[in-house]
RNA sequence: CGCGGGGUGGAGCAGUCUGGAAGCUCGUCUGGCUCAUAACCAGAAGGCCGUGGGUUCAAAUCCCACCCCCGCAA
Numbered sequence: 001c002g003c004g005g006g007g008u009g010g011a012g013c014a015g016u017c018u019g020g021a022a023g024c025u026c027g028u029c030u031g032g033c034u035c036a037u038a039a040c041c042a043g044a045a046g047g048c049c050g051u052g053g054g055u056u057c058a059a060a061u062c063c064c065a066c067c068c069c070c071g072c073a074a
Stems, first nucleotide, its partner, number of pairs: 002072006010026004020057001028044005050066005
């Protein structure tokens, strides 16, 4: 240098194919329950989607370039 997969709240992942208001589990915080803790119940905060550009009325999603991680081949 070539090929493939991946980058989305603190962690692990969906959502991309088929563009149309950002979702799940765990965790965190608050309240409830309890003598108390855990468990359980209710609620809340936290991400504008790896970076930059393009197309579009509208982009996590489509197109281009680049960065990073994993694997294959050499």

Transfer RNA from Candidatus Kerfeldbacteria bacterium RIFCSPLOWO2_02_FULL_42_19, 74 nucleotides, folded computationally. The coordinates come from a structure-prediction model, not an experiment, and the mean pLDDT is 83. Rfam family: tRNA. The family's RNA type in Rfam is transfer RNA. The sequence was found in a public genome assembly.